Overview: The part of an RNA shown here (small-subunit ribosomal RNA, central domain) has 350 nucleotides and comes from a metagenome. Model confidence (mean pLDDT): 87 of 100. It matches the Rfam family "Bacterial small subunit ribosomal RNA". Gene Ontology terms of the family: ribosome and structural constituent of ribosome.
[in-house]
Context: one part of a larger RNA
RNA sequence: CUGGGCGUAAAGGGUGCGUAGGUGGUGAGGUAAGUCGGAUGUGAAAUCUCCAAGCUCAACUUGGAAACUGCAUUGGAAACUACCUUGCUAGAGGAUUUGAGGGGGGAUUGGAAUACUUGGUGUAGCAGUGAAAUGCGUAGAUAUCAAGUGGAACACCAGUGGCGAAGGCGAAUCCCUGGAAAAUACCUGACACUGAGGCACGAAAGCUAGGGGAGCAAACAGGAUUAGAUACCCUGGUAGUCCUAGCCCUAAACGGUGCUUGCUUGCUGUAAGAGGAAUCGACCCCUCUUGUGGCGGAGCUAACGCGUUAAGCAAGCCGCCUGGGAAGUACGGUCGCAAGAUUAAAACUC
Numbered sequence: 001c002u003g004g005g006c007g008u009a010a011a012g013g014g015u016g017c018g019u020a021g022g023u024g025g026u027g028a029g030g031u032a033a034g035u036c037g038g039a040u041g042u043g044a045a046a047u048c049u050c051c052a053a054g055c056u057c058a059a060c061u062u063g064g065a066a067a068c069u070g071c072a073u074u075g076g077a078a079a080c081u082a083c084c085u086u087g088c089u090a091g092a093g094g095a096u097u098u099g100a101g102g103g104g105g106g107a108u109u110g111g112a113a114u115a116c117u118u119g120g121u122g123u124a125g126c127a128g129u130g131a132a133a134u135g136c137g138u139a140g141a142u143a144u145c146a147a148g149u150g151g152a153a154c155a156c157c158a159g160u161g162g163c164g165a166a167g168g169c170g171a172a173u174c175c176c177u178g179g180a181a182a183a184u185a186c187c188u189g190a191c192a193c194u195g196a197g198g199c200a201c202g203a204a205a206g207c208u209a210g211g212g213g214a215g216c217a218a219a220c221a222g223g224a225u226u227a228g229a230u231a232c233c234c235u236g237g238u239a240g241u242c243c244u245a246g247c248c249c250u251a252a253a254c255g256g257u258g259c260u261u262g263c264u265u266g267c268u269g270u271a272a273g274a275g276g277a278a279u280c281g282a283c284c285c286c287u288c289u290u291g292u293g294g295c296g297g298a299g300c301u302a303a304c305g306c307g308u309u310a311a312g313c314a315a316g317c318c319g320c321c322u323g324g325g326a327a328g329u330a331c332g333g334u335c336g337c338a339a340g341a342u343u344a345a346a347a348c349u350c
Stems, first nucleotide, its partner, number of pairs: 004321003007304002012318001014201004021194003025088007033081002035077002038074005049065006091191001092188003095184004103177007110154001115149007125136002162169002206247006215241002220236004258317006266295011299306002323350003332343004
């Protein structure tokens, strides 16, 4: 290389957009590069194979044939691939109408709760725990009433419900804006799929600068517990958590399941939309589409399980795997302010 694989055994890139490349619907005509067969030339000898012959046989040697699966030239074929020309509409895109949505960005507003401040009432406790103590409180706490300040998060609705490529998104209103779906079958006419590099996005933590800081809370301090307790429990508490701008680029970034297309028995929920029947009525009922769940058939699977949202049957393209450890480490490169990220071995050992 051929070959075998990637839900859980090693193995799907965190996610998308997209360049090169690979692959590509359907009809007609043409060309003849690939493809197919013919002829000619060439393909040294030796070797290999076959048939003879010569050494007593064999190895060996000699002769003949075949072969040398290749290359070139020439004249043909035109199904398939390719290329050129011209069509088509089932893929794809556009248009019109419609409804749904925590999709994204910005601004403004709201109520509950915590904390703090001020004032009133009021008096000896409060808080905390398994039990305590540290802590707070006669300088008047806790409790309660009123007013105010400030930050963060949005109870109920809430649902294996919705939206988004993923990360993720949940108070309300307004503005800007992306995508998907259904119906119509009006337009374009293969414009498609995938995608090495590349570009963009990417939870939390972390970093830089400037703000902000209620609650929570690494570090830290104290009190307990304990043989000890650098913990679990308690009282405090700083970074951080929040905002703006810029980095970082990693996660059990998980459905541990790459994307696209086609085909293959079903039952039952749910979200959105369309049509039908019926009706006073879009309430129920039936059908279809898209999404999201449960169960399950064939088939698959080592089993577990998957099962039209496939891990079934096929095709296209990409990524990745090849015994365990050393090791996702060293060295080098690239990136980063740093932390580090990424690419990625070997000796040795079992």